[in-house]
Context: one part of a larger RNA
RNA sequence: AAGUAACGAUAAUGCGGGUGAAAAACCCGCACGCCGAAAACCCAAGGUUUCCUGCGCAACGCUAAUCGGCGCAGGGUUAGUCGGUACCUAAGGCGAGGCCGAAAGGCGUAGUCGAUGGAAAACAGGUUAAUAUUCCUGUACUUUAUAAUACUGCGAUGUGGGGACGGAGAAGGCUAAACUAGCCAGGUGUUGGAUAUCCUGGUUUAAGCGUGUAGGGAGUAUUCUUAGGUAAAUCCGGGAAUACACUAUCCUGAGGCGUGAUGACGAUCACUCUAGGGUGAGAAGUAGUUGAUGCCAUGCUUCCAAGAAAAGCCACUAAGCUUCAGGUAUUAUAGAGCCGUACUCUAAACGGACACACGUGGGUGGGGUGAGAAUCCUAAGGCGCUU
Numbered sequence: 001a002a003g004u005a006a007c008g009a010u011a012a013u014g015c016g017g018g019u020g021a022a023a024a025a026c027c028c029g030c031a032c033g034c035c036g037a038a039a040a041c042c043c044a045a046g047g048u049u050u051c052c053u054g055c056g057c058a059a060c061g062c063u064a065a066u067c068g069g070c071g072c073a074g075g076g077u078u079a080g081u082c083g084g085u086a087c088c089u090a091a092g093g094c095g096a097g098g099c100c101g102a103a104a105g106g107c108g109u110a111g112u113c114g115a116u117g118g119a120a121a122a123c124a125g126g127u128u129a130a131u132a133u134u135c136c137u138g139u140a141c142u143u144u145a146u147a148a149u150a151c152u153g154c155g156a157u158g159u160g161g162g163g164a165c166g167g168a169g170a171a172g173g174c175u176a177a178a179c180u181a182g183c184c185a186g187g188u189g190u191u192g193g194a195u196a197u198c199c200u201g202g203u204u205u206a207a208g209c210g211u212g213u214a215g216g217g218a219g220u221a222u223u224c225u226u227a228g229g230u231a232a233a234u235c236c237g238g239g240a241a242u243a244c245a246c247u248a249u250c251c252u253g254a255g256g257c258g259u260g261a262u263g264a265c266g267a268u269c270a271c272u273c274u275a276g277g278g279u280g281a282g283a284a285g286u287a288g289u290u291g292a293u294g295c296c297a298u299g300c301u302u303c304c305a306a307g308a309a310a311a312g313c314c315a316c317u318a319a320g321c322u323u324c325a326g327g328u329a330u331u332a333u334a335g336a337g338c339c340g341u342a343c344u345c346u347a348a349a350c351g352g353a354c355a356c357a358c359g360u361g362g363g364u365g366g367g368g369u370g371a372g373a374a375u376c377c378u379a380a381g382g383c384g385c386u387u
Base pairs, nucleotide, nucleotide: 013031014030015029016028017027018026032384033383034382035381040364041363042362043361046344047343050342051075052074053073054072055071056070060068061067080141081140082340083339084338085337087118088117092113093112094111098107099106100105122139123138124137125136126135142336143335144334145333146332147331148330149329150328151327152326153321154320158316159315160314161313166303167302168301169300172296173295174294177290178289179288180287181286182203183202184201185200186199187198188196204264205263208259209258210257211256215252216251217250218249219244220243221242222241223240224239225238226237228236229235265285268281269280270279271278272277273276304307350359351358366378367377368376
């Protein structure tokens, strides 16, 4: 220079009360304003205690601070079913032997790792200052072992099936959700009127189990035979006969209905205590319309560029076992390890040297207007961007 520029989006603050040494900024309340395909909510990645409570204000916070993602201390993450692992494989990595190479090492078979994919099973309500599909209540399910009973050819690292898949398009059936009516509870006004065709609020309930529908797909069963499936096979594949059938039979399949539920939740009311909670009681709990980008659906139609693998699972036999063991069904008993789980996540907590107008994958995404996830207004919810 100069007490000048600046104090980081022009979404916006005002008043009353509280606390305190001190309040424009903290807490409570009442208004006002802003976002609302987000500036709301839930996850993945990343961060790693930032979460909650008490105490504190030197520094950090572009100002003050009683406040804080700051300092100090204490507390907090509960799982057979959510995710990972104890299962499987992809790209890719490593790689016994092996091949190659002066050496170091390179490649690579069997194999072994490796999810962003495949593969058993849980929902509703309640609860904490802070966790919850994890705790509690209620109602379930899966799998393993053992035992009992009944029936019985069982057996794999092998064989076969299945798992098992592309793009685009169209129509149908549903549900979520929303809206309206009915029903239940409460209300009746400081403006001219408003007991009415009025106003306000509520009308919620899962998995599982039973039924097997709209719809979609396949011919099915038995017998005989067989140069294939690296050995075998009663299985699969090839061939033939018979019966039934195109409306049969079998497989699949949302939703609905019943049950779950004489439960839970529930507007509101009563009692109670110290802020703000606790305890108890508990009405109605139906129908219609609209209707998804969600489900049926890995379906159907169509196209050419022809669209993972392996295991779990099912069947078959080999070795073998065959009064055993093993298999199927029912019931009972016992078990289900380890790791993650707080909080943030379009952000002041991640990546940007910062509490940075930048960037950051997925899911939910209400109402009015509308073709619409546009636009503007708004609900739930969250904020007014730290002078």
Molecule: large-subunit ribosomal RNA, domain III
Organism: marine metagenome